The RNA shown here (Bacterial RNase P class A) has 393 nucleotides and comes from Azonexus sp. The sequence is in RNAcentral, with records from ENA.
[in-house]
RNA sequence: AAAGUCGGCCAGGCAAUCGCUGGAUGUCCGGAGGCAACUUCGGCAUCGGGAGGAAAGUCCGGGCUCCACAGGGCGGGAUGCCAGUUAACGGCUGGGUGCUAUAAGUCGCGAGACCCAAGGCAACGGACAGUGCAACAGAGAACAGACCGCCGAUGGCCUCGCAAGAGGAUCAGGUAAGGGUGAAACGGUGAGGUAAGAGCUCACCGCGUCCACGGCAACGGCGGACGGCACGGCAAACCCCAUCCGGAGCAAGACCAAAUAGGGAAGCAUGGGCGUGGCCCGCGCUGCUUCCGGGUAGGUUGCUUGAGCCUGUCGGUGACGGCAGGCCUAGAGGAAUGAUUGCCGAACCCCGCAAGGGGGGAACAGAACCCGGCUUAUCGGCCGGCUUUCCAA
Numbered sequence: 001a002a003a004g005u006c007g008g009c010c011a012g013g014c015a016a017u018c019g020c021u022g023g024a025u026g027u028c029c030g031g032a033g034g035c036a037a038c039u040u041c042g043g044c045a046u047c048g049g050g051a052g053g054a055a056a057g058u059c060c061g062g063g064c065u066c067c068a069c070a071g072g073g074c075g076g077g078a079u080g081c082c083a084g085u086u087a088a089c090g091g092c093u094g095g096g097u098g099c100u101a102u103a104a105g106u107c108g109c110g111a112g113a114c115c116c117a118a119g120g121c122a123a124c125g126g127a128c129a130g131u132g133c134a135a136c137a138g139a140g141a142a143c144a145g146a147c148c149g150c151c152g153a154u155g156g157c158c159u160c161g162c163a164a165g166a167g168g169a170u171c172a173g174g175u176a177a178g179g180g181u182g183a184a185a186c187g188g189u190g191a192g193g194u195a196a197g198a199g200c201u202c203a204c205c206g207c208g209u210c211c212a213c214g215g216c217a218a219c220g221g222c223g224g225a226c227g228g229c230a231c232g233g234c235a236a237a238c239c240c241c242a243u244c245c246g247g248a249g250c251a252a253g254a255c256c257a258a259a260u261a262g263g264g265a266a267g268c269a270u271g272g273g274c275g276u277g278g279c280c281c282g283c284g285c286u287g288c289u290u291c292c293g294g295g296u297a298g299g300u301u302g303c304u305u306g307a308g309c310c311u312g313u314c315g316g317u318g319a320c321g322g323c324a325g326g327c328c329u330a331g332a333g334g335a336a337u338g339a340u341u342g343c344c345g346a347a348c349c350c351c352g353c354a355a356g357g358g359g360g361g362a363a364c365a366g367a368a369c370c371c372g373g374c375u376u377a378u379c380g381g382c383c384g385g386c387u388u389u390c391c392a393a
Stems, first nucleotide, its partner, number of pairs: 001389010012344007020050002023047004028043006052364001056375002059373005064249004076245005081095005096124001097122004105114003125240002130238002132234002147179002149175003154172002157168004187205006206229001207227005213220002253301004263292006272286005308327008348359004
């Protein structure tokens, strides 16, 4: 420098005018309260604040609030390689294992094959606790199977032979090497062996178990011993094991509190009316005044100083953590954060060999108790890490 790949940051700018929202200030104006000082509400003026990287989906985790709760079990849900990080997590970081991919490289005339960098992906605990599943195809799908093929040693059959035996066919049978089916068919190569074959035997490779070694661990592979070698797949099938989990949510919750209706208490009236009943008494309801308490409308609060942000430094591979200094950065409630104009303006389009000229005109979207993540949407731009290759020194 190029190519690939991964990540971080920004997300139109400036000015003027007119608004909106909440805040501070005021020898301003008005209302209410108060003896007054003053308080409070509204207006006006001035000053400075006013969306995001996702504010979104509400998919996880926490703070906060109310309710429930002795302890334990059953049931239910979530998570699931290892270590770390954190307030917590199903997030993040580092590592392990498996799968996968492109370039480079190697081989090849080529198709392609091998090896596969940085990368990408993984519900990656358990299939000797038990139960179960495997469509289609296929002879056979789990401690299997004889369709084709091979053999036919052994038993039987045919021919020859006096006999020993030889030859033939393949009925029984043997055979899991080869073919074929399938997602999957019970290690691979070679030699021995055999009638033909087969871990049947052996060598090498692979695999498993144990020991030792390295690592905190997952795990690894240099070594040693043992085992002929199956313990096949599916747990995003039930299930088993381990760990964690109470419920509801700011419309949580707290406070103030009308009008009307209803409730309670005291006092007055004790006269009337209504009900009960055949009638009387009695009992209940009904009237007026004062007080009390609950709820509704409405208002206040919760509300933004917080696991906060920025800079520096230290520890750590890193996520992250410690320390020091600095900063305050929207708090609305049918819900503000906008509109118009001017100038400048990337991407993109057109003309041009070029210099340049003309057009063009900013994505997705938008707070609602607050944080940490994940996911999804997004015009474009800038910066950096890693790997490979090339060039120069």